Record summary: Small-subunit ribosomal RNA, 3' major domain from an uncultured bacterium, 478 nucleotides, folded computationally. RNAcentral holds the full RNA, with entries from ENA. Model confidence (mean pLDDT): 81 of 100.
[in-house]
Context: one part of a larger RNA
RNA sequence: UGACGGGGGCCCGCACGAGCGGUGGGGCAUGUGGUUCAAUUCGAUGCAACGCGAAGAACCUUACCUGGGUUUGAACUGCUACUGAAGACUCCAGAGAUGGAGUUGGCUAGCAAUAGACAGUAGUAGAGGUGCUGCAUGGCUGUCGUCAGCUCGUGUCGUGAGAUGUUGGGUUAAGUCCCGCAACGAGCGCAACCCUUGUCUCUAGUUGCUCGUUCGUAAGAUCAGCACUCUAGACGAGACUGCCGGUGAUAAACCGGAGGAAGGUGGGGAUGACGUCAAGUCAUCAUGGCCUUUAUGUCCAGGGCUACACACGUGCUACAAUGGCCGAUACAAAGGGUCGCCAACCCGCAAGGGGGAGCCAAUCCCAUCAAAAUCGGCCUCAGUUCGGAUUGCACUCUGCAACUCGAGUGCAUGAAGGUGGAAUCGCUAGUAAUCGCGGAUCAGCAUGCCGCGGUGAUACGUCUCCGGGCAUUGUACU
Numbered sequence: 001u002g003a004c005g006g007g008g009g010c011c012c013g014c015a016c017g018a019g020c021g022g023u024g025g026g027g028c029a030u031g032u033g034g035u036u037c038a039a040u041u042c043g044a045u046g047c048a049a050c051g052c053g054a055a056g057a058a059c060c061u062u063a064c065c066u067g068g069g070u071u072u073g074a075a076c077u078g079c080u081a082c083u084g085a086a087g088a089c090u091c092c093a094g095a096g097a098u099g100g101a102g103u104u105g106g107c108u109a110g111c112a113a114u115a116g117a118c119a120g121u122a123g124u125a126g127a128g129g130u131g132c133u134g135c136a137u138g139g140c141u142g143u144c145g146u147c148a149g150c151u152c153g154u155g156u157c158g159u160g161a162g163a164u165g166u167u168g169g170g171u172u173a174a175g176u177c178c179c180g181c182a183a184c185g186a187g188c189g190c191a192a193c194c195c196u197u198g199u200c201u202c203u204a205g206u207u208g209c210u211c212g213u214u215c216g217u218a219a220g221a222u223c224a225g226c227a228c229u230c231u232a233g234a235c236g237a238g239a240c241u242g243c244c245g246g247u248g249a250u251a252a253a254c255c256g257g258a259g260g261a262a263g264g265u266g267g268g269g270a271u272g273a274c275g276u277c278a279a280g281u282c283a284u285c286a287u288g289g290c291c292u293u294u295a296u297g298u299c300c301a302g303g304g305c306u307a308c309a310c311a312c313g314u315g316c317u318a319c320a321a322u323g324g325c326c327g328a329u330a331c332a333a334a335g336g337g338u339c340g341c342c343a344a345c346c347c348g349c350a351a352g353g354g355g356g357a358g359c360c361a362a363u364c365c366c367a368u369c370a371a372a373a374u375c376g377g378c379c380u381c382a383g384u385u386c387g388g389a390u391u392g393c394a395c396u397c398u399g400c401a402a403c404u405c406g407a408g409u410g411c412a413u414g415a416a417g418g419u420g421g422a423a424u425c426g427c428u429a430g431u432a433a434u435c436g437c438g439g440a441u442c443a444g445c446a447u448g449c450c451g452c453g454g455u456g457a458u459a460c461g462u463c464u465c466c467g468g469g470c471a472u473u474g475u476a477c478u
Base pairs, nucleotide, nucleotide: 002477003475004474005473007472009470010469011468012467013466015462016461019427020426021425022424023423026317027316028315029314030313031312032311033310034308035307042053043052064303065302066301067300068299069298070297076126077125078124079123080122081121082120083119084118087104088103089102090101091100092099093098107116108115109114128292129291131290132289133288137286138285139281140280141279142277144275149188150187151186152185153184154183155164156163157162168179169178170177194269195268196267197266199237200236201234202233203232204231205230208226209225210224212223214221215220240263243257244256245255246254247253319420323379324378325377326376327375328374335366336365337364340359341358345354346353347352386417391412392411393410394409395408396407397406433455434454435453436452437451438450439449
């Protein structure tokens, strides 16, 4: 100087308290461990691995296993020699890869020889490797932590390591600002600048809207208009402790108030300092070294990654009456769509099928989009009209193909489960909880992920636990 302390002090954080809702018990989904297996490919392992890489394993993917092939190779760049345009199609053997047979086709320059493009065969130099090492690395990422810190120049002090500045008194979300001070300045961080949301103004007015007109029983249509809603542009406004009162050191600031759509960082996002963990990744990619080269490369079929005594994580769904079922009826936002979204209408109990209008989309469609909510009815506390696992039968769709191993529909079946031990997690506002909707991936497959809106609470304190920051103290550690 740091680090550490079951030392003390100050401060902060859903850290605790006060609450709300869960997890831990049940069933299922999913990931992991373990076990099994020919293989159950590999990686990730306290927080910071475990619905993680994977925004989608039937084949493919695929890296694993079994079997069948292949060796200049599936892909790529040269060189040498020879042959043939390239390409398209058919048949046979085979699980296919592949092998065999046949038909067709006749490229460019040149009179030709030949040369060129492309393909094949033989040889050769490279090739290839999801093989190893993340403790050889780059790049990227997680974490402490959006915590308020981390440093430098000059000066000064100290023999020196170093100190000072950065400490102190206040204050802040903040090393934020003020005051003081052997320091004076500066950099990376903080904040602001960026995006979005909340108010207004201006501009613009179709595909949007309707203060109007006409037609129509109505739905709606025509005309007209851009006032309103809305859309989307502004190098527009607005919020700055600007104003008032109080506290304070006449400071910074804090408390209260006015006005205001918004008040003291208005809400949300993006943004992650010096560094720490030899943290993670050689399987995104790149790359040193090592290993492999008739195989650890490569092609193909089938299987596996989906196994199952068990253990754990993350979720979904329940155990019901603030509910379940039936009927009626209302209100979103944000997205996606041409190999696509698919209307009306018809068929089917339904999944779905037929049909074909419109739409490259503020126009048409998904989708009259919602669901919880509201109104009416039934159920009356029961393993039930709760719950839906499991299983049987019959179907639908995607796709060469749903046996291993897809999703969905109908009928039947109707398991466990009566609110969950010790323990443990999330959350402070349009948040938690709850309700549905959309998207990426994608032929098909979502309880996961990423978004969107609807309904909409409790608490408002700092004694303790945990983590962090600051200065201080002790130390047999550095």
Rfam family: Bacterial small subunit ribosomal RNA.